This is a predicted structure of a 265-nucleotide part of an RNA (large-subunit ribosomal RNA, domain VI) from Synechococcus sp. RCC307.
It was read from a public genome assembly.
Context: one part of a larger RNA
RNA sequence: CGCAAGAAUAUUGAGAGGAUUUCUCCCUAGUACGAGAGGACCGGGAGGAACGCACCUCUGGUGUGCCAGUUAUCGUGCCAACGGUAAACGCUGGGUAGCCAUGUGCGGAGUGGAUAACCGCUGAAAGCAUCUAAGUGGGAAGCCCACCUCAAGAUGAGUAUUCUCAUGGGGUAACCCAGUAAGGUCACGGGAAGAACACCCGUUGAUAGGCUCUACGUGGAAGCGCGGCAACGUGUGAAGCGGAGGAGUACUAAUAGACCGAGGG
Repeated sequence: CGCAAGAAUAUUGAGAGGAUUUCUCCCUAGUACGAGAGGACCGGGAGGAACGCACCUCUGGUGUGCCAGUUAUCGUGCCAACGGUAAACGCUGGGUAGCCAUGUGCGGAGUGGAUAACCGCUGAAAGCAUCUAAGUGGGAAGCCCACCUCAAGAUGAGUAUUCUCAUGGGGUAACCCAGUAAGGUCACGGGAAGAACACCCGUUGAUAGGCUCUACGUGGAAGCGCGGCAACGUGUGAAGCGGAGGAGUACUAAUAGACCGAGGG
């Protein structure tokens, strides 16, 4: 921009994409078959591999400053306690959320249709024969459906429901312009959404921050007391500290506003 008024919501599915894999074992059955060795079709069950989708409860990885330890050096006058730097985390031990796989769950199921090679039935041309000429049946991991996803720009622009509609100016009229309606956009607070855009939520509020509590992480703070010559240990005390998780709480900020948007189709 289109879909012959303007909107919101819910849909149909023309069409497109994805997937379609495979192995082992058990039962049937040591049966059929076979002299034996060996060893089934059909049917039923179980467990895997790789691949794919999703997720983070478990197992783990990361987690650039969350906690702790520690070296050198500088600083806060000194001790103690802290802070900065050491190549873009000084080094080391751990680690929440998120992200992730090596972790967890699930999937390729089932039922059909038309067929290929091939196997048939009936059957003439051609008194026989013949699956074929008329007619008709079976038959594949393949084809079409079925399964998952997208999908009306499917210009062939579909369908349903609901909402808004006789204001002003110009013009003879067609029409043009303006302010609006339903509705929407910007802006604002945000997001398990995200490159931008888009999408989703938000004062009829827990949307973000703050604060309180807590899960969880680290692992026993500082100060003081006690023991020890001291290094240090120990008590106060599962202490102190803590980014993203959870719950609560309107304290702060989502304010104030601006714009677009039909005229009876």